Transfer RNA from an Actinomycetes bacterium, 76 nucleotides, folded computationally. Its Rfam family is "tRNA". The family's RNA type in Rfam is transfer RNA. Lineage of the source: Bacteria > Bacillati > Actinomycetota > Actinomycetes. It was read from a public genome assembly. The coordinates come from a structure-prediction model, not an experiment, and the mean pLDDT is 81.

């Protein structure tokens, strides 16, 4: 400089003809327990990297930009 895969709660992640965001852990509350762990129960939590376009409708399609990985080329 080209290519490819890849970004969804605070971490990890699902989301398989676009149809309106599961799940798990941390975290808070409460049961239980002398008390801490473990365990069980409840409730919150997501501008799906940013901007735009398509569509009645986008995490999902398109462009372009931003991170991160990973091939290739350049490095006389």
């Nucleotide at each position: 400089g080209c290519c490819c895969c890849u970004g969804u709660g605070g971490c990890c992640a699902a989301g398989u003809u676009g149809g309106u965001a599961a799940g798990g852990c941390a975290g808070c509350g409460g049961a239980c327990u002398u008390u801490u762990a473990a365990u069980c129960c409840g409730a919150c939590g997501a501008u799906c990297g940013c901007c735009g376009g398509u569509u009645c409708g986008a995490g999902u399609c398109c462009g372009g930009c931003c991170g991160g990985g990973g091939g290739c080329a350049c490095c006389a």